[in-house]
């Protein structure tokens, strides 16, 4: 310098004048203060928050899946481990189990988990050659899984024995996988020794391991307004959990029954158990009306600085600090300088172009129409670049609506920190 | 704002690992038929299944992620 790789900032600034929303002052005229994002998005997760009567268990469904840890909670974040990619810095994984069963593995191929197509090989038969042995070709029967061929994949690969041929049929070296020893909290490691002999797929069913009721602020509550001042209907040891079961619990009153106990008693009182009513309470269905105001609403697992502990994510003191709140939806529009970027014209000062080349005087040396070294003179232009003046453009991706934590995707232009490989040059 | 469907030729739809080089009915485009049009009858074109990545030997099909549409008091107060 040129490739790259990993992290992180920034998201246009001043000034004027119109406006918009909110909060606060007001003497009602106006004055002061606040006003979008990094993602406000998608709505993929997780929490808070409210509401479904409470509390338990189980089925089914869903969702997570190496591993330790961190958090309100995570499908999120650190650190690790193990495959995989990269020369390297690094970077990616959906990464339990396929020797717990089921399926599935098109086409090809003989066969895709127990098979033999072609070859090989041994044994009989029959024909040929042949004096025999013996070879050959054809059929039958039986080994084999080395070699061919098929395929996305073919019985663990390699090499030796070993066999008629061959084969983990046996060694030896390697590989998976199991099980002791040893390291590490653990995933897992390196060895050592025994031990099986071992296709693939669970983003197919499953199987084990963990979590896990549902709904969503249009949740929910309070006022007002309006009507038909609404109908039915079901419930009190039951209705009500919005997938299903299953168990316990759960109303104010009113009438009463038996038992205790207080009291001198009483038609009083308290407590336990039982029966009956029961709406003003609660659920469900249906039919009408209303389209207003408030609360929930924005101070919160908040943000900043510092110090401790931690490899890290984070966590713990101390300290400052207040930072949008609308309800048809507020944060907006003009001009003006400047800042950035692109396009074009002009300029002639710098840098590159430029090698003190070439050529051209000298001077030496040879293998002499030239060649090779020294010395000394000694440059120019087109382009290109920035820079200054100047005219025109452009300036990303969007935008709160209950709130926070993460992921994801979008994003113009600029800028800062380390890393990593190659080249150059000192 | 919240919550849910869906996306395959022009059109409506079906396929839910492989026989998919995607099938159907309308429509289109040539022929036949007819004095002509229609109807009818033969033949054809035309979608790589929003989009991109992953699993798989293979994907419209499974899984992620995105982008576009639609439902609105007969989804919500």
């Nucleotide at each position: 310098c040129a490739a790259g790789g990993a992290g992180g900032c920034u998201a246009g600034g001043u000034g004027a004048c119109c406006g918009c929303c909110c909060c606060g002052a007001u003497a009602c005229g106006u004055c002061g203060g606040g006003g979008a994002g990094g993602a406000a998005a998608g709505u993929c997760c997780g929490g808070g928050c409210u509401c479904c009567g409470c509390c338990g268990g189980g089925c089914a469904g869903g969702a997570g899946g190496c591993u330790g840890g961190g958090u309100a909670a995570u499908u999120c974040c650190c650190a690790g481990g193990a495959g995989g990619g990269g020369u390297a810095a690094c970077c990616c994984u959906a990464c339990g189990g396929a020797a717990a069963g089921u399926g599935c593995c098109a086409c090809a191929g003989a066969a895709a988990c127990a098979c033999a197509c072609c070859g090989c090989c041994c044994c009989g038969a029959u024909a040929g050659c042949c004096a025999a042995a013996g070879c050959u070709a054809u059929c039958g029967g039986g080994g084999u899984a080395a070699g061919g061929g098929u395929g996305a994949a073919a019985u663990c690969g390699u090499g030796g024995g070993g066999u008629a041929a061959g084969a983990g049929c046996c060694c030896a070296c390697g590989c998976u996988c199991c099980g002791a020893c040893c390291c590490g909290c653990g995933a897992g490691g390196a060895g050592u020794c025994g031990g099986a002999g071992g296709g693939g797929c669970a983003a197919a069913c499953c199987c084990c391991c963990u979590c896990u009721g549902g709904a969503g602020c249009a949740a929910g509550g309070c006022c007002g307004a309006a009507u038909a001042g609404g109908a039915g209907g079901a419930c009190u040891c039951a209705a009500g959990g919005c997938g299903c079961c299953c168990g316990g619990c759960c109303u104010a009153c009113c009438c009463u029954g038996a038992u205790g106990a207080g009291g001198c008693a009483a038609u009083c009182u308290c407590a336990u158990c039982g029966g009956g009513g029961g709406a003003a309470g609660u659920c469900c269905u249906c039919g009408g009306g209303u389209u207003g105001g408030c609360c929930g609403c924005u101070g919160g697992a908040c943000u900043c600085c510092g110090g401790c502990g931690g490899u890290a994510a984070c966590g713990c003191c101390g300290g400052a600090g207040c930072u949008a709140g609308a309800u048809a939806g507020a944060u907006g529009g003009u001009c003006a300088c400047c800042a950035c970027c692109c396009c074009g014209g002009a300029g002639a000062g710098c840098a590159g172009g430029a090698g003190g080349a070439a050529g051209c005087c000298u001077c030496a040396g040879c293998a002499c129409u030239g060649c090779u070294g020294g010395g000394a003179c000694g440059u120019a232009a087109a382009c290109u670049g920035a820079c200054c003046c100047u005219g025109g453009g452009g300036c990303a991706c969007a935008g709160a609506a209950c709130c926070c934590g993460g992921c994801u995707u979008a994003u113009a232009g600029g800028c800062c920190u380390c890393c990593u490989u190659g080249g150059c040059u000192c | 704002g919240g919550c849910c469907c869906g996306g395959u030729g022009g059109u409506g739809u079906a396929g839910u690992g492989g026989c998919c080089u995607a099938a159907c009915a309308c429509a289109c485009c040539g022929c036949c038929c007819u004095g002509u049009c229609a109807a009818g009858g033969c033949g054809g074109a035309g979608a790589u299944c929003g989009g991109g990545g992953g699993u798989u030997c293979g994907a419209a099909u499974c899984c992620c992620c995105u982008c576009c549409g639609g439902g609105u008091c007969g989804c919500c107060a």
This is a predicted complex of two RNAs, RNase P RNA and transfer RNA, with 503 nucleotides together.
Rfam match: Bacterial RNase P class A. By type it is a ribozyme. Rfam's curators write: Ribonuclease P (RNase P) is a ubiquitous endoribonuclease, found in archaea, bacteria and eukarya as well as chloroplasts and mitochondria.
The prediction has a mean pLDDT of 76.